[in-house]
RNA sequence: AACUAACAAAGUUAGACCACGAGCAAUCGUGGGACGGAAAGCCGCGGGUUCCCAUAGGGCAGCCGGGUUGCCCAA
Numbered sequence: 001a002a003c004u005a006a007c008a009a010a011g012u013u014a015g016a017c018c019a020c021g022a023g024c025a026a027u028c029g030u031g032g033g034a035c036g037g038a039a040a041g042c043c044g045c046g047g048g049u050u051c052c053c054a055u056a057g058g059g060c061a062g063c064c065g066g067g068u069u070g071c072c073c074a075a
């Protein structure tokens, strides 16, 4: 230096649910609220799944894989 990744610390994020708003819907935004998260930061590239009459188009990154950036730091 690289890979893997504990204990702790400093931070950080925010499920379900509720209120208001957007949307045909999935779902999303803001505020509250925390089940949890070492990438539960970001990216729709692959798989999966979901909405729509749907092959078109959209959603889910907190479903899995991959790419990329990142805190501390033993064995």
Base pairs, nucleotide, nucleotide: 012037013036017032018031019030020029021028022027035062041068042067043066045065046064047063048060049059050058051057
The prediction has a mean pLDDT of 85. c-di-GMP-I riboswitch aptamer from uncultured Geobacter sp., 75 nucleotides, folded computationally. NCBI's taxonomy places the organism under Bacteria, Pseudomonadati, Thermodesulfobacteriota, Geobacteraceae, Geobacter. It was read from a public genome assembly, where an Rfam model found it.